[in-house]
Context: one part of a larger RNA
Molecule: small-subunit ribosomal RNA, 3' major domain
Organism: uncultured bacterium
RNA sequence: UGACGGGGGCCCGCACAAGCAGUGGAGUAUGUGGUUUAAUUCGACGCAACGCGAAGAACCUUACCAAGUCUUGACAUCCUGCGACGAUGCUGGAAACAGUAUUUUCCUUUGGGACGCAGAGACAGGUGGUGCAUGGUUGUCGUCAGCUCGUGUCGUGAGAUGUUGGGUUAAGUCCCGCAACGAGCGCAACCCUUAUGGUCAGUUACUACGCAAGAGGGCUCUGGCCAGACUGCCGUUGACAAAACGGAGGAAGGUGGGGAUGACGUCAAAUCAUCAUGCCCUUUAUGACUUGGGCUACACACGUACUACAAUGGCGUUAAACAAAGAGAAGCAAGACCGCGAGGUGGAGCAAAACUCAGAAACAACGUCCCAGUUCGGACUGCAGGCUGCAACUCGCCUGCACGAAGUCGGAAUUGCUAGUAAUCGCAGAUCAGCAUGCUGCGGUGAAUACGUUCCCGGGCCUU
Numbered sequence: 001u002g003a004c005g006g007g008g009g010c011c012c013g014c015a016c017a018a019g020c021a022g023u024g025g026a027g028u029a030u031g032u033g034g035u036u037u038a039a040u041u042c043g044a045c046g047c048a049a050c051g052c053g054a055a056g057a058a059c060c061u062u063a064c065c066a067a068g069u070c071u072u073g074a075c076a077u078c079c080u081g082c083g084a085c086g087a088u089g090c091u092g093g094a095a096a097c098a099g100u101a102u103u104u105u106c107c108u109u110u111g112g113g114a115c116g117c118a119g120a121g122a123c124a125g126g127u128g129g130u131g132c133a134u135g136g137u138u139g140u141c142g143u144c145a146g147c148u149c150g151u152g153u154c155g156u157g158a159g160a161u162g163u164u165g166g167g168u169u170a171a172g173u174c175c176c177g178c179a180a181c182g183a184g185c186g187c188a189a190c191c192c193u194u195a196u197g198g199u200c201a202g203u204u205a206c207u208a209c210g211c212a213a214g215a216g217g218g219c220u221c222u223g224g225c226c227a228g229a230c231u232g233c234c235g236u237u238g239a240c241a242a243a244a245c246g247g248a249g250g251a252a253g254g255u256g257g258g259g260a261u262g263a264c265g266u267c268a269a270a271u272c273a274u275c276a277u278g279c280c281c282u283u284u285a286u287g288a289c290u291u292g293g294g295c296u297a298c299a300c301a302c303g304u305a306c307u308a309c310a311a312u313g314g315c316g317u318u319a320a321a322c323a324a325a326g327a328g329a330a331g332c333a334a335g336a337c338c339g340c341g342a343g344g345u346g347g348a349g350c351a352a353a354a355c356u357c358a359g360a361a362a363c364a365a366c367g368u369c370c371c372a373g374u375u376c377g378g379a380c381u382g383c384a385g386g387c388u389g390c391a392a393c394u395c396g397c398c399u400g401c402a403c404g405a406a407g408u409c410g411g412a413a414u415u416g417c418u419a420g421u422a423a424u425c426g427c428a429g430a431u432c433a434g435c436a437u438g439c440u441g442c443g444g445u446g447a448a449u450a451c452g453u454u455c456c457c458g459g460g461c462c463u464u
Stems, first nucleotide, its partner, number of pairs: 005464001007463007015453002019417005026307008034298002042053002064293007073123001077122002079119005086103007106113002125282002128280003134276002136271003139267001141265001146185006152161003165176003191259004196227007206216002209214001230253001233247005309410001313369006326357003331350002336345003376407001381402007423445007
């Protein structure tokens, strides 16, 4: 000077408290440990690993295992020789690959070049090791309010001061004081979005006119510009300050709501498997190709979710009740017809404010069930089908009929959330041939509670 204390003072945070909904019990999904295995590829391990890398493992992916193969190689540059390569058959084979038949070049400055085969070696290759050799990137403390510097002053010096003190703030935010005076990185603001209004413009949006064609700039909407919020105004408190509290006006009030934005640093934090890279190792193999298997195993343990245990409910009928945000050409696919259905036939329209996905669902009305392991719950299983795809056995998703398990609200413990939030209800997208209870977004309905800071956890300042 720091760090630490079951030292002290002050302050903050869904940290506790007050509430609401959960997890922990059940079934299933998914990740992990363990075990097993020829292999169950690798990484991630308190918070900050465990629906994580993976925005999607049937083959591929794929890195793992078994078997069959190759050795200048699947990929790159250089040299020499020879030519097409390829495609379509046939044979062997699980395929890679090997053999065989037919067919077959291009550019050119005629030197050669593109591509392929053969040969020689220089070399290629490595998801092999080391994240404790590294770059880059990321997590975390933490969107916490801190971290420093120049000059000056003080101290022999390490260092101190400034940055401490009195107030105040979300904030080292601002004011006052002060041997300090200034400055930088952070805070805030500038950026995006949302909430109000004006103005301009507008087709594919809209509709007061019209049967329509059209017409139009009023409304909704779209998208440019502008206005608007600044403690600006009033009052009280305050130290004549900063500011706090109340009020007016206002769509919005004291940072209006949300996002992006992450200081100096900490954890030898994570990543050599995104990528790059030093060193080490390997070179007929730790490289490469192919088929099949595995990553999907299963006594068990844990994490994260989904569905329930029901009457604030289940089921049926009706009313096409009412959204937002998206996606679409190797695509989205309407009307029509067939099928109980998944789906099929067919193909209008649309590179989309035009057409399509697309029916929002919870909600509402009526009826029924009458508290049961049930008309709750849907696991598991059987049969019959559908779709994608060379191919659904290992190992996909969906439909119909039948079957109808556990489960009657969950021990100790523990999580999230302060408002359009929690809870609840659907919709869309990325990945993607197919596959979503995951993830990322979107809107609908829409609460309860906060006395307070003694205590638990984390953090900031001063002091010891």